[in-house]
Context: one part of a larger RNA
RNA sequence: UGACGGAAGGGCACCACCAGGAGUGGAGCCUGCGGCUUAAUUUGACUCAACACGGGAAAACUCACCCGGCCCGGACACUGUAAGGAUUGACAGAUUGAGAGCUCUUUCUUGAUUCGGUGGUUGGUGGUGCAUGGCCGUUCUUAGUUGGUGGAGCGAUUUGUCUGGUUAAUUCCGAUAACGAACGAGACUCUAGCCUGCUAAAUAGAUCGCGGAGCGGCAGCCUCCGUGCACUUCUUAGAGGGACAAGUGGCGUUUAGCCACACGAGAUUGAGCAAUAACAGGUCUGUGAUGCCCUUAGAUGUCCGGGGCCGCACGUGCGCUACACUGAAUGGAUCAACGGGUUUUGUCCUUGCCCGAAAGGGUUGGGAAAUCCGCUGAACCCCAUUCGUGCUAGGGAUUGGGGCUUGUAAUUGUUCCCCAUGAACGAGGAAUUCCCAGUAAGCGCUAGUCACAAGCUAGCGUUGAUUACGUCCCUGCCCUUUGUACA
Numbered sequence: 001u002g003a004c005g006g007a008a009g010g011g012c013a014c015c016a017c018c019a020g021g022a023g024u025g026g027a028g029c030c031u032g033c034g035g036c037u038u039a040a041u042u043u044g045a046c047u048c049a050a051c052a053c054g055g056g057a058a059a060a061c062u063c064a065c066c067c068g069g070c071c072c073g074g075a076c077a078c079u080g081u082a083a084g085g086a087u088u089g090a091c092a093g094a095u096u097g098a099g100a101g102c103u104c105u106u107u108c109u110u111g112a113u114u115c116g117g118u119g120g121u122u123g124g125u126g127g128u129g130c131a132u133g134g135c136c137g138u139u140c141u142u143a144g145u146u147g148g149u150g151g152a153g154c155g156a157u158u159u160g161u162c163u164g165g166u167u168a169a170u171u172c173c174g175a176u177a178a179c180g181a182a183c184g185a186g187a188c189u190c191u192a193g194c195c196u197g198c199u200a201a202a203u204a205g206a207u208c209g210c211g212g213a214g215c216g217g218c219a220g221c222c223u224c225c226g227u228g229c230a231c232u233u234c235u236u237a238g239a240g241g242g243a244c245a246a247g248u249g250g251c252g253u254u255u256a257g258c259c260a261c262a263c264g265a266g267a268u269u270g271a272g273c274a275a276u277a278a279c280a281g282g283u284c285u286g287u288g289a290u291g292c293c294c295u296u297a298g299a300u301g302u303c304c305g306g307g308g309c310c311g312c313a314c315g316u317g318c319g320c321u322a323c324a325c326u327g328a329a330u331g332g333a334u335c336a337a338c339g340g341g342u343u344u345u346g347u348c349c350u351u352g353c354c355c356g357a358a359a360g361g362g363u364u365g366g367g368a369a370a371u372c373c374g375c376u377g378a379a380c381c382c383c384a385u386u387c388g389u390g391c392u393a394g395g396g397a398u399u400g401g402g403g404c405u406u407g408u409a410a411u412u413g414u415u416c417c418c419c420a421u422g423a424a425c426g427a428g429g430a431a432u433u434c435c436c437a438g439u440a441a442g443c444g445c446u447a448g449u450c451a452c453a454a455g456c457u458a459g460c461g462u463u464g465a466u467u468a469c470g471u472c473c474c475u476g477c478c479c480u481u482u483g484u485a486c487a
Stems, first nucleotide, its partner, number of pairs: 001487002003484003007481007016471002020435005027321003031317004035312002043054002065307005071301001076119005086113001089108002092105003123295002126293003132289001134283003137279003144183003148179002150159003162174001164173002188272003194241002198238004204232002208228007215220001247261005323428001327387006340373002348367003352363004394425001399420005441463008
C1' cells in the first nucleotide's frame, strides 16, 4: 500500500429495508435447464454475472447428433504407368430409398483434363475461450483514477485526492505544503413536451367561393363529388427560440446550496455514451479473425434419403390462462400510437364485390407508399339484455370426428376453423421477485423470428391507482479511523 475483522464512525441503494401495490411459489398449459431414456435424444452457459439466454418459435434445409448412400471441390512439386490408351461417362437388367453406372453383368464412349505412390495444400458448427484477437458481460451505476513541479520520508510510499458544510457526483464552497493540470462525473447526442413568430405544402388540412348529385317540412353553416383564389390554427418538418434555480420569501459562514411560493408548456422526461484497474467471466458454434493439436477419401470435407434436437416415473427457473358477479355471454356505441408492405422481380400489404357457418376460396382494382392497405373505426372501457352464486352460462386442459390453408412433404398430430368432450383450479405453505408517476397493474396493437407463425422478445399507445419522498434494522457498496503473526 492492499486484503480481511461476528471493530468503530459517517454516507448511499426499491438488483436493501420501511409504507404499500402487483405478484411468483399451489393448479392446467407453454417454454428453458437438469435427470432419466435413447441409434441419436448435437452442443455452449450453472450464485448475483447460466436456466422465453446463444437474437435458439429446429417438419426438410438449418445441423453440429444418429442410421445409410454418392462425390472430390486431393492445389502444387517429384516420381511411376501411359497414345499399341492415363483415364471419363453411360442405356438396359440385377441391385438400391432413389431416374446414385454406387456395385455387378454386358459392352460402347472418351482422349492426357486424369490415375497410382511420396511430400504437401485445402476444408472442418472437430478440440482447446486455461494459447489468442475482436466483441460482450461483470466487478460498478457507484465516484472513482492519474501524472508534472514542489513538500515529507533512507525507501517502498505519501501529500495533492482534506477537519467542516454542500451536491446525484473527488459537485462546489472553503480549509490548506501544496500549485497548476488530465481522464471519468457534468457538459454532449437522441428523445418527450411549448411556439396563433419564420420557411413551406394537389403526398396535410380547414375556411370561403363556383359547378354537379342526393336528402328533405323546401328554412339548409345537411351529406357527397369536382374545381378555384388566398391561408397555415390543426398535420408534417427544417431553421431557430425557450429554463438559467432567473424572480420573491425563509434557512444557511449569509458561501456553496436547500426549501416554499409565484410566473410559466416545462422548475429532476426517458434513454445513449461512459474512466483506471481487473476476471484465467462468455464466445474458436458470427466471421475468408486466428496459434497449436486432430482429421483429411471407408473423411470430422461436402451432398442426398430417413430419424433426432419435441422422447417422460421426476426436480426446478422465466411465463400464459384461470379460480368468476368490479364477472361471463350476446347485441350496440365509440376512441390510438410505434411500425410494415412486391427492385429489377421467386408474387408483398391488400380495398371493393361474389361464394362459404367459419377457416378460407374466386374475381376486380390501388400501392415500390404522408397518395393505396388505412381515418390502421384495436382492446380494455361505455350502454342495453340474459345469467344468479351452483366446479355454474366460471375455467378451457385433454381427447374424438370433420374442413381449409402453408409447404416437395404435416404421421410424432405447422397454424387456423366447426361440432362434440369439459380435467385440475374455490386466491396458493415456508420462501422470494419487481417497483414510486403517466410509474405499477389491466388492455390490446406493431415489429423481430416468419413458406406456415407468438404463451417469447423489442417497441407503441389506451385506462390508470395505493403508498414513500424516509432510514441504515436486514442485504450489499463507498469513504475515514483502528487491529492484524495475512500478501